RNA sequence: AACGAUAAUGGCAAACCAGUCGAAAGGCUGGGACGCAAAGCUAUAGGGUCUUACCGUUAAUGGAAGAUAGCCAGCUACCGAAA
Numbered sequence: 001a002a003c004g005a006u007a008a009u010g011g012c013a014a015a016c017c018a019g020u021c022g023a024a025a026g027g028c029u030g031g032g033a034c035g036c037a038a039a040g041c042u043a044u045a046g047g048g049u050c051u052u053a054c055c056g057u058u059a060a061u062g063g064a065a066g067a068u069a070g071c072c073a074g075c076u077a078c079c080g081a082a083a
Base pairs, nucleotide, nucleotide: 003080004079011036012035016031017030018029019028020027021026034070040075041074042073046072047071048068049067050066051065052064054063055062
């Protein structure tokens, strides 16, 4: 560098529920665990997907703004069996 165990220390927290912010996607707090070897950080490395309060159109596509990292991904990192 790379790899991931019936190892060890631990960590995170899906859906759902309550409250709250938001036009929405969705976020935050508490409860709760489906799972996760990066489910740590990054939305100004890049791609994908989602939303429409705003602009625009006959209408749609769109623009712009927002969201998603547990979609792919970039960066960083604990431990040390096997390969």
The RNA shown here (c-di-GMP-I-GGC riboswitch aptamer) has 83 nucleotides and comes from Peptococcaceae bacterium UBA5755. Its mean pLDDT, the model's own confidence on a scale to 100, is 87.